[in-house]
Molecule: SAM-I/IV (S-adenosyl methionine) riboswitch aptamer
Organism: Hydrogenophilales bacterium
RNA sequence: AAGUGACAUUUGGAGUUGGGUUAAACACCCAAGCCAACCUGCCUCCCGGGCAAGGUGGAUCGUUUAAAACGGAUGUGGCUAUUUAAAUUAGUGGCAACAAAACGGGUGAAA
Repeated sequence: AAGUGACAUUUGGAGUUGGGUUAAACACCCAAGCCAACCUGCCUCCCGGGCAAGGUGGAUCGUUUAAAACGGAUGUGGCUAUUUAAAUUAGUGGCAACAAAACGGGUGAAA
């Protein structure tokens, strides 16, 4: 092994192609694509920053005159073995993560 919280974001960005559902779709489903650095990983030893690789998420959030607040939503890695009466909220171990990754600062022999 149950319940409850905390923090961050919610400005901007992105719905195209094929197939299916349908009376038809701007709705829903599948595949590819697209957007996006929240976690992991990587560039990179550290900070800023970067890379859509692994894991999520998104492609009109609502109320409100506004600020902002409240509500809602998303994230705070994944897979697997094992321990246990029981663990997709715990402990221990193992595995995968691109051909991508500008630049500046710090330390340093180098990064």